[in-house]
RNA sequence: CCGUGCUAGAUGGGGAGCUGGCGGUGCCCUGUAACCCGCAAUCCGCCUUAGCGGGGUCGAAUUCCUGUCCAAGGUCAUAUCCGUGUGGGGUCUGGUCCAUGCAUGAAGUGUUGACGAACAGGUCCUGCGCAACGGGAAUCUCUGAACCGUGUCAGGUCCUGACGGAAGCAGCACUAAGGAGACUCUCCCGUGUGCCGCAGGGGUGCCUGAUCCGAGCGGAUUGGAUGGAGUCCGCCCAGGCGGGAAUGAUCGACGACAGGUGCACGG
Numbered sequence: 001c002c003g004u005g006c007u008a009g010a011u012g013g014g015g016a017g018c019u020g021g022c023g024g025u026g027c028c029c030u031g032u033a034a035c036c037c038g039c040a041a042u043c044c045g046c047c048u049u050a051g052c053g054g055g056g057u058c059g060a061a062u063u064c065c066u067g068u069c070c071a072a073g074g075u076c077a078u079a080u081c082c083g084u085g086u087g088g089g090g091u092c093u094g095g096u097c098c099a100u101g102c103a104u105g106a107a108g109u110g111u112u113g114a115c116g117a118a119c120a121g122g123u124c125c126u127g128c129g130c131a132a133c134g135g136g137a138a139u140c141u142c143u144g145a146a147c148c149g150u151g152u153c154a155g156g157u158c159c160u161g162a163c164g165g166a167a168g169c170a171g172c173a174c175u176a177a178g179g180a181g182a183c184u185c186u187c188c189c190g191u192g193u194g195c196c197g198c199a200g201g202g203g204u205g206c207c208u209g210a211u212c213c214g215a216g217c218g219g220a221u222u223g224g225a226u227g228g229a230g231u232c233c234g235c236c237c238a239g240g241c242g243g244g245a246a247u248g249a250u251c252g253a254c255g256a257c258a259g260g261u262g263c264a265c266g267g
Base pairs, nucleotide, nucleotide: 001267002266003265004264005263006262009058010057011056012030013029014028015027020047021046022045023044024043035055036054037053038052039051064260065259066258067257068256069255073251074250075249076248077247078246080244081243082242083241084240086238087237088236089235092234094233095232096229097228098227099226100225102223103222108217109216116212117211119209120208121207122206123205124201125200126199127198128197129196130194131193132191133190134189135188136187137186139182140181141180142179143178149174150173151172152171157166158165159164
C1' cells in the first nucleotide's frame, strides 16, 4: 500500500414550550443519502453514560468526533411607529354647535324717492249695541177625563098620599195636568258667529294712505375676536390586543474550513 472480517459510532439536527432536569410524542425552523415496529400531553421513558424495548442497514470516513467561521429561524429585553377597541379627562389658538359685537359686502331694491321723522287708519284689547244662529219661557191654534173634573143631564133609579124634590150613567159642550203644532210680535240665556255700528285703550311689530327730508337700503358668503356648550372626532392620561421596522442579548439548523479516530487475519 492492497484485500477480507469486525468494533466504537452513525442511521438527522435545532428553537420555543413542558419539566427539578434530560430525551421523546405534538408545534415551528432547517434539511435529506438520513430505516421499520410498539409506548406517550391532567403524557411516555429516563437521571448527568439522562427516551425505553424489539428488528434491520452502513461503518473507520463526502457519512463518525472536535474546534473556528457563516447564518435560516426561534426566544427574551429596550425604546419606538402604525392600526384597533376599552375606561377616564375637559386644560387645547383644534374640528363641531350657540350667542354677541367687528370686518367683508353677492343677488335684489332705490330720484317713478331709499333710510329716517312725525300723522291718520287698520290689524290687537275692553265695554255697550245691532244682526245671525241655537235653546227656553210666554203667546196663539188643535187635542185632551169609562168612574174618582165642571155644566146640562134623555132613559132609568130613589123620597112623597099628591104637588113636588134628590142623586145621577150614556150623550153633548167646556176645561186641568199633559201632548202636538205655529212662528208674527214680547222676555231671558248662550255662541269657534259678523267685509256691522258706537265709545275707550294700546301704541312693540306689520300693512295701507298722504306729508317732510334727499341717497342710500339690503345682508348672501367668508374671515378673524370674545364668551359659552358638549364629548361625536382630534388631543391628553391609563392599561389591552394585533402588526411593522430597529438595537442588544441568547440558542442556533444547513453550509464552509481545519484537525482527530481503531482491532484482527491474509498478500
A computed fold for a 267-nucleotide RNA from Paludifilum halophilum, annotated as Bacterial large signal recognition particle RNA. Rfam family: Bacterial large signal recognition particle RNA. It is annotated as a non-coding RNA gene. Rfam links the family to the GO terms signal recognition particle, plasma membrane targeting and SRP-dependent cotranslational protein targeting to membrane, signal sequence recognition. It was read from a public genome assembly, where an Rfam model found it. Model confidence (mean pLDDT): 76 of 100.